Annotation
RNAcentral holds the sequence, with entries from ENA. Transfer RNA from a Caulobacteraceae bacterium, 71 nucleotides, folded computationally.
RNA sequence: GCGGAUGUAGCUCAAUGGUAGAGCCACUGAUUUCCAAUCAGUUGACGAGAGUUCGAUUCUCUCUAUCCGCU
Numbered sequence: 001g002c003g004g005a006u007g008u009a010g011c012u013c014a015a016u017g018g019u020a021g022a023g024c025c026a027c028u029g030a031u032u033u034c035c036a037a038u039c040a041g042u043u044g045a046c047g048a049g050a051g052u053u054c055g056a057u058u059c060u061c062u063c064u065a066u067c068c069g070c071u
Stems, first nucleotide, its partner, number of pairs: 001070007010024004018054001026042005047063005
C1' cells in the first nucleotide's frame, strides 16, 4: 500500500427495515439473628458523520478503532 472481518449495557452475546432483548454484574425490597443462596423488581447500550426510506442497529458511502491475510 491492497483486501477482508468486527464494533450493541460495566462484561459476554441476540435482534436480517417497524417500540433494542437475554445472561452475568450493579442497585432496591422480601426472606435470614447476620452473611451467603433464593425470590420479586429497577437502572443502564446500537463507534462517529452523511445518504436512501414513511420509518435504519439493520441498506449505501466516508471516517474512526481493533483483528486477520497478501505485498
Its Rfam family is "tRNA". NCBI's taxonomy places the organism under Bacteria, Pseudomonadota, Alphaproteobacteria, Caulobacterales, Caulobacteraceae. The coordinates come from a structure-prediction model, not an experiment, and the mean pLDDT is 80.